[in-house]
RNA sequence: GAAGCUGGCCGGGCAGUCGCUGUAUGCCUUGAGCAUCCAGAGGAAAGUCCGGGCUCCAAAGAGCAGGGUGCUGGGUAACGCCCAGACGCCGCGAGGCGAUGGAAAGUGGCACAGAAAAUACACUGCCUACGUUUCCGCAAGGAAACCGGCGAUGGUGAAAAGGUGGGGUAAGAGCCCACCGCGUCGGCAGCAAUGUUCGGCGGCACGCUAAACCCCACCCGGAGCAACACCAAAUAGGCGGAUUUUGACGCUGCUCGCCGAGUCCGCGGGUAGGUGGCUUGAGCCCAGGGGUGACCCUGGGCCUAGAGGAAUGACUGUCACGGAGGGCAACCUCCGACAGAACCCGGCUUACAGGCCGGCUUCGCAC
Numbered sequence: 001g002a003a004g005c006u007g008g009c010c011g012g013g014c015a016g017u018c019g020c021u022g023u024a025u026g027c028c029u030u031g032a033g034c035a036u037c038c039a040g041a042g043g044a045a046a047g048u049c050c051g052g053g054c055u056c057c058a059a060a061g062a063g064c065a066g067g068g069u070g071c072u073g074g075g076u077a078a079c080g081c082c083c084a085g086a087c088g089c090c091g092c093g094a095g096g097c098g099a100u101g102g103a104a105a106g107u108g109g110c111a112c113a114g115a116a117a118a119u120a121c122a123c124u125g126c127c128u129a130c131g132u133u134u135c136c137g138c139a140a141g142g143a144a145a146c147c148g149g150c151g152a153u154g155g156u157g158a159a160a161a162g163g164u165g166g167g168g169u170a171a172g173a174g175c176c177c178a179c180c181g182c183g184u185c186g187g188c189a190g191c192a193a194u195g196u197u198c199g200g201c202g203g204c205a206c207g208c209u210a211a212a213c214c215c216c217a218c219c220c221g222g223a224g225c226a227a228c229a230c231c232a233a234a235u236a237g238g239c240g241g242a243u244u245u246u247g248a249c250g251c252u253g254c255u256c257g258c259c260g261a262g263u264c265c266g267c268g269g270g271u272a273g274g275u276g277g278c279u280u281g282a283g284c285c286c287a288g289g290g291g292u293g294a295c296c297c298u299g300g301g302c303c304u305a306g307a308g309g310a311a312u313g314a315c316u317g318u319c320a321c322g323g324a325g326g327g328c329a330a331c332c333u334c335c336g337a338c339a340g341a342a343c344c345c346g347g348c349u350u351a352c353a354g355g356c357c358g359g360c361u362u363c364g365c366a367c
Stems, first nucleotide, its partner, number of pairs: 001363010012319007020040003024036004028031001042338001046349002049347005054224004066220005071085005086100001087098004101215002106213002108209003123154001125150003131146006162180006181204001182202005187196003228276004238267008247259001283302008321336006
């Protein structure tokens, strides 16, 4: 210098004018009041995909069903997240990717091609030693057919039942042997997954597929802030009490009572509406310590939106950055990513103009 890998961060600055929401203070004309000060969207506020807090409902315990997760160890309130490691694949490398338990419990599937896709098979092939028959030959022997043997060769496929070499054989084959590979037991290392340049044993041992059923281990109650709690109008209806009655009914002629109607008072439930829940929290910043790390501990400091048809905006000036166009140049003109809280957190995923910082790899050149 070129090409890359990876971790973290920012997401225009300043000033002015006019508005909006909230807190605090003050005022009086006490109301959706006015004035002043201060504060006022994000790294994803998004998708609502996981996990929790909180609230209400349900709930002895255990099991079944259903759902989820799935290498090992750790972190955490918890997780399908994160960290570290193991193994496999990709990359020269820095690094990246992986639902990665069980296929020797059972069931199923394996397109096309191919002979055959799992109790292997016989398309192309190899053999005629053994057995039978026929032919040739004096004989030794040779040829053919049948019955058979073989799983080596060719070809197909994503995948064809370890590989290479040698021995062996009629021809062959882990049939036998050496090496490589594989499995398993032990030792050693590691908490473990697992590894092993160590030793023994086994000719090798059962194709692939479990984001197919299934088996195994672990986890899981439901609904969600429109949860939930409190205050509570008008109207209608309910309950209770007092009182009036010209009402109907019946006892029984009368009184009381029972029933109904009217008036007044009280009570309670729900609705409109209002308030709380609401932002002090698994909080943020700094320092020290522990840990490879995720993260944790201790100390100090800080308070940082809280709307409710829903504020957080608009305009102007100037500076900076980036892009496009014009110009020889100085410079001029235009444009500014994704997107916006709604009970609150931890994650994941997705979108994003432009920019900043750190670590590392490979190659080239110079010293």
This is a predicted structure of a 367-nucleotide RNA (Bacterial RNase P class A) from a Betaproteobacteria bacterium. The sequence is in RNAcentral, with records from ENA. A source record names the gene rnpB. It matches the Rfam family "Bacterial RNase P class A". Its family is annotated with tRNA processing, dimeric ribonuclease P complex and ribonuclease P activity in the Gene Ontology.